[in-house]
Context: one part of a larger RNA
RNA sequence: UUGGGUUUAAAGGGUCUGUAGGCUGAUAUUUAAGUCAGGGGUGAAAGUUUGCAGCUCAACUGUAAAAUUGCCUUUGAAACUGGAUAUCUUGAAUUAUCGAGAAGUUGUUAGAAUGUGUAGUGUAGCGGUGAAAUGCAUAGAUAUUACACAGAAUACCGAUAGCGAAGGCAGAUGACUAUUGAUAAAUUGACGCUGAGAGACGAAAGCAUGGGGAGCGAACAGGAUUAGAUACCCUGGUAGUCCAUGCUGUAAACGAUGGAUACUAGCUGUUUGGAGCGAUUUGAGUGGCUAAGCGAAAGUGAUAAGUAUCCCACCUGGGGAGUACGCACGCAAGUGUGAAACUC
Numbered sequence: 001u002u003g004g005g006u007u008u009a010a011a012g013g014g015u016c017u018g019u020a021g022g023c024u025g026a027u028a029u030u031u032a033a034g035u036c037a038g039g040g041g042u043g044a045a046a047g048u049u050u051g052c053a054g055c056u057c058a059a060c061u062g063u064a065a066a067a068u069u070g071c072c073u074u075u076g077a078a079a080c081u082g083g084a085u086a087u088c089u090u091g092a093a094u095u096a097u098c099g100a101g102a103a104g105u106u107g108u109u110a111g112a113a114u115g116u117g118u119a120g121u122g123u124a125g126c127g128g129u130g131a132a133a134u135g136c137a138u139a140g141a142u143a144u145u146a147c148a149c150a151g152a153a154u155a156c157c158g159a160u161a162g163c164g165a166a167g168g169c170a171g172a173u174g175a176c177u178a179u180u181g182a183u184a185a186a187u188u189g190a191c192g193c194u195g196a197g198a199g200a201c202g203a204a205a206g207c208a209u210g211g212g213g214a215g216c217g218a219a220c221a222g223g224a225u226u227a228g229a230u231a232c233c234c235u236g237g238u239a240g241u242c243c244a245u246g247c248u249g250u251a252a253a254c255g256a257u258g259g260a261u262a263c264u265a266g267c268u269g270u271u272u273g274g275a276g277c278g279a280u281u282u283g284a285g286u287g288g289c290u291a292a293g294c295g296a297a298a299g300u301g302a303u304a305a306g307u308a309u310c311c312c313a314c315c316u317g318g319g320g321a322g323u324a325c326g327c328a329c330g331c332a333a334g335u336g337u338g339a340a341a342c343u344c
Stems, first nucleotide, its partner, number of pairs: 004315003007298002012312001014201004021194003025088007033081002035077008048066007091191001092188004096183005103177007110154001114150008125136002162169002206247006215241002220236004258311006265290011293300002317344003326337004
């Protein structure tokens, strides 16, 4: 490089937007760059292949032809690709009406629980465990009643329910913003798909500055357990968890399944729309079970891992190693890119 692959064997980028590039709907006319056909020139010799010939044969050599798949030029063809012109409405988009939702940002607010403070009642225990102890408590705890304050999270509803590109999103409510479905006509007229670089977003943990700090709780301390116990259990408890503004840029970032389009046999739930008096039917999602097919099997099966087309990303034995070195980014932690020797 060709061929082959990427759910689980190595392999889908964490997600989206989008530049270059690649690919791209229907009809008509035209052009002739690609494409196809004919002619001409050239494609040195040697070598190669084939025929014939010469050394007794052969190797070898001579001779003729072929091949030299290419390039240039010229005459044509016009189906396909490309270019030009004109048109179309099915793809795509816009608007209107009717919906949908834990989609986002920001403000206001609610009740339960927990903890703390003050006051009352009240007296000897409370707490915790497999059993205990550390701990708290006569300076009056635990329990209970009233009031006050604080922070964080939102029981029930709640669901193989919903929304979002992914990460993710849940009390109520206002404002602002975005998305998406159906229906109907009108408008634009291929405006589309993908997307190397690039940009934006991106759980948790972590970092910086300033707040906040109820509960929980790495580290740490103590009590147990144990041969030991740097653990599991218990009592405490700092960072953190929360907010604002920056940084970090990674996860089993998983459906371990890239995106788009078209087509392909059925059954049964569910969410949200439309049509219909009704039976029923028709969109857009989301689940389960199967047919054919596919698959090494497990399985998958219209939400494909089926049948096809287009574009991107990635894989090529195990270890060494996601390491070293270099470069880039970062405050740091580190992240991205990413080998080789050697070894089996």
Model confidence (mean pLDDT): 88 of 100.
This is a predicted structure of a 344-nucleotide part of an RNA (small-subunit ribosomal RNA, central domain) from uncultured Capnocytophaga sp.
NCBI's taxonomy places the organism under Bacteria, Pseudomonadati, Flavobacteriales, Flavobacteriaceae, Capnocytophaga.